A computed fold for a 350-nucleotide part of an RNA from an uncultured bacterium, annotated as small-subunit ribosomal RNA, central domain. It matches the Rfam family "Bacterial small subunit ribosomal RNA".

Context: one part of a larger RNA
RNA sequence: CUGGGUGUAAAGGGUCCGCAGGCGGUUAGGUGUGUUGGUUCUGAAAUCCUCUGGCUCAACCAGAGAAUUGGAACCAAUACUACCUAACUUUGAGUCAGGGAGAGGAAGACGGAACUGCCGGUGUAGCGGUGAAAUGCGUAGAUAUCGGCAGGAACACCAGUGGCGAAGGCGGUCUUCUAUCCCUGAACUGACGCUCAGGGACGAAAGCGUGGGGAGCGAUCCGGAUUAGAUACCCGGGUAGUCCACGCUGUAAACGAUGGGUGUUAGGUGUCCGUCCCUUUAAGGGAUGGGUGCCGAAGCUAACGCGUUAAACACCCCACCUGGGGACUACGGCCGCAAGGCUAAAACCC
Numbered sequence: 001c002u003g004g005g006u007g008u009a010a011a012g013g014g015u016c017c018g019c020a021g022g023c024g025g026u027u028a029g030g031u032g033u034g035u036u037g038g039u040u041c042u043g044a045a046a047u048c049c050u051c052u053g054g055c056u057c058a059a060c061c062a063g064a065g066a067a068u069u070g071g072a073a074c075c076a077a078u079a080c081u082a083c084c085u086a087a088c089u090u091u092g093a094g095u096c097a098g099g100g101a102g103a104g105g106a107a108g109a110c111g112g113a114a115c116u117g118c119c120g121g122u123g124u125a126g127c128g129g130u131g132a133a134a135u136g137c138g139u140a141g142a143u144a145u146c147g148g149c150a151g152g153a154a155c156a157c158c159a160g161u162g163g164c165g166a167a168g169g170c171g172g173u174c175u176u177c178u179a180u181c182c183c184u185g186a187a188c189u190g191a192c193g194c195u196c197a198g199g200g201a202c203g204a205a206a207g208c209g210u211g212g213g214g215a216g217c218g219a220u221c222c223g224g225a226u227u228a229g230a231u232a233c234c235c236g237g238g239u240a241g242u243c244c245a246c247g248c249u250g251u252a253a254a255c256g257a258u259g260g261g262u263g264u265u266a267g268g269u270g271u272c273c274g275u276c277c278c279u280u281u282a283a284g285g286g287a288u289g290g291g292u293g294c295c296g297a298a299g300c301u302a303a304c305g306c307g308u309u310a311a312a313c314a315c316c317c318c319a320c321c322u323g324g325g326g327a328c329u330a331c332g333g334c335c336g337c338a339a340g341g342c343u344a345a346a347a348c349c350c
Stems, first nucleotide, its partner, number of pairs: 004321003007304002012318001014202004021195003025088007034080001035077008049065006092192001093189003096185005104178007111155001115151008126137002163170002207248006216242002221237004259317006267295012299306002323350003332343004
């Protein structure tokens, strides 16, 4: 390479958008690109293979054939493919009209509980903390309790194998701006589609830069314990950080460890959002569409398990794997303020 694979054995890119490329609905006609058949020419000889023959056999040698899986020209076929022309309408995709749902995104305003601090009142000797303690706080009046003020962060209940989002993720209330999705109707366009190397955008936490903010929590750090030790687990403090604005970083067990699209293949049961019908209009029943769970036919799987939300049956496109270590490394390149990221070997050992 051929081939075989990627939920857990090595292997799905963190996610989406998207140029090139690959692939692509229905009908008719044309061309005859690929494709298929035929004819001719060519494909040196030797070698290889088959048959026959010559050295007493064989090796060796000779003759004939086959093969040379390829190339070209011409003739023919036209189902599929390609191209050209015309058309289709709906089954792909999109638009429109009428409804619907939601922690989707951004900005602003507001609210209550709790917490901490400060001020004031009551009040007195403890509080706090643990397995037990101690460090710590407290007669300069703490803890407790009542009133007031300030501040920052997060939004109990509702809350749900509930919802929304491409993923990361999103949860108090209201307002403004903004995006998506679903259903019904079938009015409009008429294949406008799928995927996507390179590229672009987004991307938890931590971290970085500048400026703010800082209640609680709290790496590093200090102290108290524990212990043989204790650079820990437990306790008392507490800096960065956690929060905001703007700009970087670009990673993750970024997980469903399962790329995207389309079609096909038993059911049962729960739940969310629509539409239609029936009705003892009830918190009811049925049908249908879109989500989200569980259990399971067939089938698949090494097993576990998956099973119309496939890991089944097929097709299209992308990404990735190829023994373990060395190595999510070195070197080089690109990116970054840095931390570092991306790409990615070899010697050597087993």